Annotation
Predicted 3D model of a 146-nucleotide RNA (FMN riboswitch aptamer (RFN element)) from Arthrobacter terrae. The source organism's lineage runs through Bacteria, Bacillati, Actinomycetota, Micrococcales and Arthrobacter.

[in-house]
RNA sequence: AACGUGCUCCGGGGUCGGUGUAAGUCCGAACCGGCGGUUAUAGUCCGCGACCCGCACGCAAACGGCCGGCAACGGUUCGAAUGCAAACGGUUGAACCGGUGGAAUUCCGGUACCGACAGUUAAAGUCUGGAUGGGAGAAGCACGAG
Numbered sequence: 001a002a003c004g005u006g007c008u009c010c011g012g013g014g015u016c017g018g019u020g021u022a023a024g025u026c027c028g029a030a031c032c033g034g035c036g037g038u039u040a041u042a043g044u045c046c047g048c049g050a051c052c053c054g055c056a057c058g059c060a061a062a063c064g065g066c067c068g069g070c071a072a073c074g075g076u077u078c079g080a081a082u083g084c085a086a087a088c089g090g091u092u093g094a095a096c097c098g099g100u101g102g103a104a105u106u107c108c109g110g111u112a113c114c115g116a117c118a119g120u121u122a123a124a125g126u127c128u129g130g131a132u133g134g135g136a137g138a139a140g141c142a143c144g145a146g
Stems, first nucleotide, its partner, number of pairs: 003144006010137001015029004030126002032115002034048004043113002052090003058084003063079002065076004095111005117129003
């Protein structure tokens, strides 16, 4: 220096105007860009996360059956509508040219492009919502080990 276990904490950004009965959704202009990697720095190269779909280890369970009880109710290693759900699988947008250089679709110059689902009196990357959620991962502490 690396490694293992546990714990703590952090972990998504973005507007002005116009038209109109009504638009942060249309028009004009603007603004934003998770995480890891990459011989040089990435929204657009490679991979990951979340959302969505499938499948399902498992968990809960109204109600029913059986047993006990006068009853309320209790028990059950019986069944069960239904709900949640690890892991795994699927799907998942977009960039080129020139310059510098040993090396850059990552820097500089130019011109572009992309952005889930639901809701909304008018169509959404920017509003509201799932989300005070989840998470790729970052940092620190402790113990062990070396």